[in-house]
Context: one part of a larger RNA
Molecule: large-subunit ribosomal RNA, domain I
Organism: Chloroflexota bacterium
RNA sequence: AGUACGAGGUGAAUGCCUAGGCGCUCUUGGCCGAUGAAGGACGCGGAGACCGGCGAAACGUUCAGGGGGAGCUGCAUGCAAGCGAUGAGCCCUGAGAAUCCGAAUGGGGCAACCCCUCCAGAGUGAUGUCUGGAGACCUGCUGGUGAACACAUAGCCUGCAGGGGGGCAGCGGGUGAACUGAAACAUCUCAGUAGCCCGACGAGAAGAAAUCAAUUGAGAUUCCCGGAGUAGUGGCGAGCGAAACGGGAGGAGCCCAAACCAUCUGAUCGUUUGAUCGGGUGGGGUUGUAGGACCCACAACACGAAUGGAUCGACGACCUGAAUGUGCUGGAAAGCACAACCAGAGCGGGUGAUAGUCCUGUAAGGCAUGAUGAUGCAUUCCGGUGGGUAUCCUGAGUACCACGAGACACGAGAAACCUUGUGGGAAGCUGGGGGGACCACCCUCCAAGGCUCAAUACCAAGAGCGACCGAUAGUGAACCAGUACCGUGAGGGAAAGGUGAAAAGCACCCCGAGAGGGGGAUGAAAGAGAUCCUGAAACCACGUACUC
Numbered sequence: 001a002g003u004a005c006g007a008g009g010u011g012a013a014u015g016c017c018u019a020g021g022c023g024c025u026c027u028u029g030g031c032c033g034a035u036g037a038a039g040g041a042c043g044c045g046g047a048g049a050c051c052g053g054c055g056a057a058a059c060g061u062u063c064a065g066g067g068g069g070a071g072c073u074g075c076a077u078g079c080a081a082g083c084g085a086u087g088a089g090c091c092c093u094g095a096g097a098a099u100c101c102g103a104a105u106g107g108g109g110c111a112a113c114c115c116c117u118c119c120a121g122a123g124u125g126a127u128g129u130c131u132g133g134a135g136a137c138c139u140g141c142u143g144g145u146g147a148a149c150a151c152a153u154a155g156c157c158u159g160c161a162g163g164g165g166g167g168c169a170g171c172g173g174g175u176g177a178a179c180u181g182a183a184a185c186a187u188c189u190c191a192g193u194a195g196c197c198c199g200a201c202g203a204g205a206a207g208a209a210a211u212c213a214a215u216u217g218a219g220a221u222u223c224c225c226g227g228a229g230u231a232g233u234g235g236c237g238a239g240c241g242a243a244a245c246g247g248g249a250g251g252a253g254c255c256c257a258a259a260c261c262a263u264c265u266g267a268u269c270g271u272u273u274g275a276u277c278g279g280g281u282g283g284g285g286u287u288g289u290a291g292g293a294c295c296c297a298c299a300a301c302a303c304g305a306a307u308g309g310a311u312c313g314a315c316g317a318c319c320u321g322a323a324u325g326u327g328c329u330g331g332a333a334a335g336c337a338c339a340a341c342c343a344g345a346g347c348g349g350g351u352g353a354u355a356g357u358c359c360u361g362u363a364a365g366g367c368a369u370g371a372u373g374a375u376g377c378a379u380u381c382c383g384g385u386g387g388g389u390a391u392c393c394u395g396a397g398u399a400c401c402a403c404g405a406g407a408c409a410c411g412a413g414a415a416a417c418c419u420u421g422u423g424g425g426a427a428g429c430u431g432g433g434g435g436g437a438c439c440a441c442c443c444u445c446c447a448a449g450g451c452u453c454a455a456u457a458c459c460a461a462g463a464g465c466g467a468c469c470g471a472u473a474g475u476g477a478a479c480c481a482g483u484a485c486c487g488u489g490a491g492g493g494a495a496a497g498g499u500g501a502a503a504a505g506c507a508c509c510c511c512g513a514g515a516g517g518g519g520g521a522u523g524a525a526a527g528a529g530a531u532c533c534u535g536a537a538a539c540c541a542c543g544u545a546c547u548c
Stems, first nucleotide, its partner, number of pairs: 001547006008540002015533001016498002020469002022466009031166002039101003042055003046079001051074001052059001061095001063094005071083003106115003116135007137163005143157003170201001171199005181188001185235001211218002222249005232240002253451003256395001260283010288429001290394004294388005304381005310375003315370001318366003324339005340357002342346001348360003400424007410436001431446005485492002505532001508519004
């Protein structure tokens, strides 16, 4: 030095555990903000650095209502000082208070700071000072004032109302890539995706046919399953990719513009009431087997909406809530043995090992302030039918056409339908659009105004569940984690769990400067002694044997 064995050290795997995650289902809830949000800064404790809580009324209240019943002063032991049956602490509901920054809004500013004006008050001999209030901008409306320029208008001022900012994801719109794929690449694809911007809501969007269909019919929209990877489209490459229709979820329909009438007002004509045109307001009216105005005749309070008050009330802080003993082993009984009981409760968790009957609970019931909601009442509003048809109305720079684009599953194609940048430009009910070039016949619908619940998407909370994970896993984060740390910054981003049933966390003695160790004590165990369960391997030294 090597090999083997033994007994150790180091080390942290493994096993077991779970305080934390992940997913699914169901239920409930879904905007906050100038009455100052989201998010922060700084403070508030007897001793208080962090975290959590709170805001100068500051670990909480001069308060009010309810629950609950013996302890309490968070995490957090200990010390100090106190509170509590005159009911504390704790939980729920309401009220009050809520520094400074932040849209931040009196002005400024390197956020959490600095500096003002006016009014009212406190204080002073007076000023300084302090307290409270107001003072940003934009838009709309009312009123006033008022130029160039006569009327007017612009502008300016007062008052009132609204806006502004935030929000993971979901939604609508505007704008809009590239890597990539095509085994290169240009049309194409990725993709109308990501990004950026605007806007809205608890959902959003869409929506009551100028829709489909096909000779039979359907009857707003949305979502799901099929139809179907079909029909198509496509350097007919890569790829892209419907619809009708069928089955389900859900189900809800309405209002204007116009004709006509009334009224107010302006202009023109006539001036004597008036006539015509324009504008405002009210009535009327809302569709395609055309409807309405207009004329005639008849009928009237159903359904619905808003507001008010009434009754009930899911839910809820919480409350009630059955039934077991003995012996044995053991440190400990819930284990085992024997004998019982409850069950509308044998879900779960805890308790010194495995508990229906020990604790918490569970099943089943009950409950205040409050309360989604439901029911019916009152008021107001909305809301009809038949016949006639001479005349009037029924959304115009619109439909449509040409050119250029976009969007439709559809890349210009035979390319309809939809949107529109430029140019042209109707009919008007004996009218007009569509049925995938176009024409005819036929069928079907009524554009150029608007609103609309639900079924759908997403998020949070709660409950339940899991052939989900179990600390290199599961969230990045089981632990004071978006922390430490890195970066000028945008941004990137860790590691780190386990004594024991209970601290009973080793009194006392010895060695040592201490650290540490040896006795001793606790404990079932200390070879559980604090980075403390188990404690593999690499690695290290020790002992024994053998070999060189």